Overview
Predicted 3D model of a 175-nucleotide RNA (c-di-AMP riboswitch aptamer (ydaO/yuaA leader)) from an uncultured Lentisphaerota bacterium.

[in-house]
RNA sequence: UUGUUUUCGCAGCCUAACGGUGGCGUGCCCAUAGCGUCACCGGCGGGGGAACCACAAGCCCAACGGCAUCUGUCCGCGGGCUGGGGCGAACGGCCACCGGCAUCACACCGGUGGCCGGGGCUACUUCCACAGCCCAGCCCGUCAGCUAACCUCGUCGGCAUUGGGAAGGGCGAUC
Repeated sequence: UUGUUUUCGCAGCCUAACGGUGGCGUGCCCAUAGCGUCACCGGCGGGGGAACCACAAGCCCAACGGCAUCUGUCCGCGGGCUGGGGCGAACGGCCACCGGCAUCACACCGGUGGCCGGGGCUACUUCCACAGCCCAGCCCGUCAGCUAACCUCGUCGGCAUUGGGAAGGGCGAUC
């Protein structure tokens, strides 16, 4: 120095959200560490963007008409409703109530509550079981499917560990 092996100890988490270089400011007079700020580089993450491919609307029905027929949205421009998209795990369905549009009904829009399903996180990683918590928020502005080249943006913020079993790693010490 390399390989194998025993034992002990250690490691903060979610998120893409981290690392480096330089300038300026601050930092005990100078200087260093640290902190802040600006720029650049790298890493990580997002959006736009060809060909080929994909897409070309859906839902409801109190009144009217047709057809069928004993009651059916089957048809109707007969009436009513709904722009589209992005980040993120934060989504889907059913029921009830309230409000809006509307003469009424349904659908639709918004809100509240409940139920079912589904999704995310839990301390080195993965799997199993248990338990706990969450399902928010924000943005574009009538526009965007995928998408090579290319263009462009972000790198915030919030927190505090739950133990169990199996397997496999990192760092330090040690046999």
The prediction has a mean pLDDT of 77. Rfam family: c-di-AMP riboswitch aptamer (ydaO/yuaA leader). On this family, see Barrick et al., Proc Natl Acad Sci U S A 2004: "New RNA motifs suggest an expanded scope for riboswitches in bacterial genetic control".